[in-house]
Context: one part of a larger RNA
RNA sequence: GAUGAACGCUAGCGGCAGGCCUAAUACAUGCAAGUCGAGCGGCAAGUUGAGGAGUAAUCCAAGACCUAGAGCGGCGCACGGGUGCGUAACGCGUAUGUAACCUACCCUAUACAGGGGGAUAGCCCGGAGAAAUCUGGAUUAAUACCCCAUGGCACUGCGAACCAGCAUUGGAUUGCAGUUAAAGAUUUAUCGGUAUAGGAUGGACAUGCGUCUGAUUAGCUAGUUGGGGGUGUAACGGACCACCAAGGCGACGAUCGGUAGCUGGUCUGAGAGGACGAUCAGCCACACUGGGACUGAGACACGGCCCAGACUCCUACGGGAGGCAGCAGUGGGGAAUUUUCCGCAAUGGGCGAAAGCCUGACGGAGCAAGACCGCGUGGGGGAAGAAGGCUCUUGGGUUGUAAACCCCUUUUCUCUGGGAAGAACGCAAUGACGGUACCAGAGGAAUCAGCAUCGGCUAACUCCGUGCCAGCAGCCGCGGUAAGACGGAGGAUGCAAGCGUUAUCC
Repeated sequence: GAUGAACGCUAGCGGCAGGCCUAAUACAUGCAAGUCGAGCGGCAAGUUGAGGAGUAAUCCAAGACCUAGAGCGGCGCACGGGUGCGUAACGCGUAUGUAACCUACCCUAUACAGGGGGAUAGCCCGGAGAAAUCUGGAUUAAUACCCCAUGGCACUGCGAACCAGCAUUGGAUUGCAGUUAAAGAUUUAUCGGUAUAGGAUGGACAUGCGUCUGAUUAGCUAGUUGGGGGUGUAACGGACCACCAAGGCGACGAUCGGUAGCUGGUCUGAGAGGACGAUCAGCCACACUGGGACUGAGACACGGCCCAGACUCCUACGGGAGGCAGCAGUGGGGAAUUUUCCGCAAUGGGCGAAAGCCUGACGGAGCAAGACCGCGUGGGGGAAGAAGGCUCUUGGGUUGUAAACCCCUUUUCUCUGGGAAGAACGCAAUGACGGUACCAGAGGAAUCAGCAUCGGCUAACUCCGUGCCAGCAGCCGCGGUAAGACGGAGGAUGCAAGCGUUAUCC
């Protein structure tokens, strides 16, 4: 000098950013991912109600409007948000490569969309179960599913000849054969569907170099190293498999152990360097522990599934349910870290043609002087200098222009009045914050100072008490009767809404 700090004493305000560093400990409760009726069948309640019954009140009720919830289907849920367990690794950083690759939605271009079929959820009628849920029958729709057709610059096989290169090869032209598409909705404006090529975006893989510590770890390795052949993948590859060979790594530190997410950066320092990796941004890893795949353009998936385990809860004992390292919040741990708040008004995201819905992302408010920055607690005048305190050689010195007193101001404060920008969308409407910021007026010096230190280092000195006691202390060292070092007082010094102490880094 610095801090995501803590502790002690003290404390007026505002702005701005940050706030579990420990137990990746266990979690009550609420919320955090939905949306589309312009894909589909359909519909409770409600409104209306032809008609009917009834003396009437009223009741029944076809149909119409309107849709909630549930269901099929599409897209999203792989983003956004959290944490740092693991990881010393192509994990990260940087520079390249892919002639070894994928990419939903979006953009550009070309072409196409013909015909048919069988189901199934829901609904209805049953059954089992405490529940979670499961199950039988009948019936129904689609942009759900299937079949046929058409089809090429797509894919596969067999060919022809050309260009290029970086070894395997790449590109373009072309012949024959084979294989594979599609879906409609509508308010007629449009929005969708299929195939292919290109782009954009996002990813995957590989490689050079760099990336803590221990040799009181010296040898390590059997899919191990390589081969040709397969399997598998979007794709290369011992990634995997059978066979063949016997290799591969290592004092330029292999292997093993310890520690650790990496980076942009942050702190310090004149720099070189050293230390760190909170917030913000990029990448990685993880989601109770371990394993696994499914779906999908994309996951081996935080708020999905299956299996095993530990734990918690429900149970009718047969069986079930759960996962805050999302936002709040609770117990526990700890020196220590906040509200079970407001709003989708803005920005951004998902779905939708749109209106809109959802969004603990985000925008805000709240809490704590924990950090930084700014402001105030008044300004001018005022005695050879009141009183009081302290000291004292009784002359005085000091507190001290300090106070009183006079004049002034009103930042701040209180009250009153006004009152935003942030709002953008053709117009209109639309603000959580918030009657906030800010402006004007009125009032009155009014509402506001502490903390540490004073032997040297180190700015700041005397008196009293104590008597190697009580105590101080960062180091040197003070204290045993005149202590500038202990305790108190007066005074002084340094910082100041803070001041000290402790911890850690330079």

Predicted 3D model of a 506-nucleotide part of an RNA (small-subunit ribosomal RNA, 5' domain) from an uncultured bacterium. The RNAcentral record of the full RNA draws on ENA and SILVA. The prediction has a mean pLDDT of 83. It matches the Rfam family "Bacterial small subunit ribosomal RNA".